[in-house]
Order: sequence, then structure tokens, then C1' cells
RNA sequence: GCGAGUGUGGUUCAGUGGCAGAAUGGUUCCUUCCCAAGGAACAGAUGGGGGUUCGAUUCCCCUCACUCGCU
Repeated sequence: GCGAGUGUGGUUCAGUGGCAGAAUGGUUCCUUCCCAAGGAACAGAUGGGGGUUCGAUUCCCCUCACUCGCU
């Protein structure tokens, strides 16, 4: 330099056009003499920009970061 892939809560992952979810972690509360375990509630995310569309995490383009292959 060329090509391919990945990017979603703190972390690991779902989600193929119509209210963004789970596990784990965090905070508060309940339970307990205390701890652990258990239960309940709450907060927290679509890498960035643009386009298509009534509507985009999803489709298209550019860009950024990372990974892999070729040179």
C1' cells in the first nucleotide's frame, strides 16, 4: 500500500427497518446478630460524520480504532 472482518451499558454477548435486551458488575432496600447466599428496585450503551427511509443498531458512503491475510 491492497483486501477482509469486528465495533451495542464497566465487562462478555444477543438484537437483519418499528419502545435497545440478557448475563455479570454498580447503587439502594429487604432478609440475617454479622458475613456469605437469596430477593426487589434503580442507574448505566448502539465508535464518529453523512445519505436512503414516515422511521436506521439494522441498508449505503466516508472516516476512526482494533484484528487477520497479501505485498
This is a predicted structure of a 71-nucleotide RNA (transfer RNA) from a bacterium. RNAcentral holds the sequence, with entries from ENA. Its Rfam family is "tRNA". From the family's description: Transfer RNA (tRNA) molecules are approximately 80 nucleotides in length.